[in-house]
Context: one part of a larger RNA
């Protein structure tokens, strides 16, 4: 449990993709739906009127009501169904057009380390101070040549692109999406979306590679009453690649998806007209995104405010005191780690 909510008090699923739900405008058929008649709707019961026990209850009579169904004749708002028609929703063409949107290949410079040589000498290093370490087997410093990873200064922004995670040095190739205009075609082809199914940082796991640089564990100096820390010298996993697997996050705008409608400024990306010019800027306006103050309304109240938390409709998902517990058990998934789904006693 016919209620009330889900930015921050409990609660939006991490994101998409898709059956059942819900659906645009106008005519047509007809079911549902309403009406009306006729037929049923045994008795008893039930409302009303008379009557019979002393009354009542009971009870015997007349009437009447009531709901189903069927036939038939009607009505046609709304919901469906046949049929058909349109076009403003949605797609598609065409012409532009931006972008770190993805996936594969080649390619640059700076920088670190490491080698290998040249100058060169007693120190470097590191901290609050120090020390461990690294140096006369020649190091730090400088200068040449080399090998290998990994990350891409400036440009860069409250800027862009993506459905989310997340995308950044340059070229080349393949390949999604969007945004404008145009109004040239379909003609409702939409929207949501339970199981399902696919993506979906970080770590971490299986194999095989790679390993410069940082660096969980570890080891050693410090430091401290003690330091299994913060500091400091090393350093392995792992970061990195290719396959495959885990499937979680403060996966956050802690704010589901989609359509409509309600005052505005101001900024900034992308396009478009128009105005201006010889061109191009400037201005003015549309459209789409990204911000930033704010009309009305809404909030507990912070604050939200055309990118609502305003005002509505449609579908989907969660929530019902704190602790037990996102846990135990059972299942399903996974190689493991653990994910998923989820109580209860008990207590306050």
């Nucleotide at each position: 449990u016919u209620g009330g909510g889900c930015g921050u008090a409990a609660a939006g699923a991490g994101a998409g993709c898709g059956c059942a739900g819900c659906g645009g405008u106008c005519u047509u058929u007809c079911a549902g739906u309403c009406g009306a008649a006729u037929g049923u709707u045994a008795a008893a019961a039930c409302u009303c009127c008379c009557g019979g026990c002393u009354u009542a209850a009971c009870u015997g009579g007349g009437a009447g009501a009531g709901g189903u169904c069927a036939u038939u004749c009607g009505a046609u708002a709304c919901u469906g169904u046949u049929a058909g028609a349109c076009u403003c929703g949605a797609g598609a063409g065409c012409a532009g057009u931006a972008g770190g949107g993805g996936g594969a290949g080649a390619u640059g410079g700076a920088a670190u380390u490491c080698c290998c040589g040249g100058u060169g000498u007693a120190g470097c290093g590191g901290u609050g101070a120090a020390a461990u370490g690294c140096g006369u087997a020649g190091a730090u410093a400088u200068c040449g040549g080399g090998a290998g990873g990994a990350a891409c200064a400036c440009c860069a922004g409250u800027g862009g692109c993506g459905a989310a995670a997340g995308c950044g040095g340059u070229c080349u190739c393949c390949u999604u999406g969007g945004c404008u205009g145009u109004u040239u075609c379909u003609g409702a082809c939409g929207c949501u979306u339970a199981u399902g199914c696919u993506c979906g940082a970080a770590a971490g796991c299986g194999u095989g590679g790679g390993g410069a640089g940082c660096g969980a564990a570890c080891a050693g100096g410090a430091u401290c009453a003690g330091a299994u820390a913060c500091c400091c010298u090393g350093g392995u996993a792992g970061u990195c690649c290719a396959c495959g697997c885990u499937g979680u996050a403060a996966a956050c705008u802690a704010u589901g998806a989609g359509c409509a409608c309600u005052u505005g400024c101001c900024a900034u990306a992308g396009g478009g007209a128009g105005u201006a010019u010889c061109g191009a800027c400037c201005c003015u306006c549309c459209c789409u995104g990204u911000g930033c103050c704010g009309a009305a309304g809404c909030u507990a109240a912070c604050g939200c405010g055309u990118u609502a938390a305003g005002u509505g409709c449609u579908c989907c998902g969660c929530c019902u005191g704190g602790g037990g517990a996102g846990u135990a058990c059972g299942g399903u998934c996974g190689c493991a780690a653990g994910a998923c789904u989820a109580a209860a006693a008990c207590u306050c």
The prediction has a mean pLDDT of 84. A computed fold for a 348-nucleotide part of an RNA from an uncultured bacterium, annotated as small-subunit ribosomal RNA, central domain. The RNAcentral record of the full RNA draws on ENA and SILVA. Its Rfam family is "Bacterial small subunit ribosomal RNA". Gene Ontology terms of the family: structural constituent of ribosome and ribosome.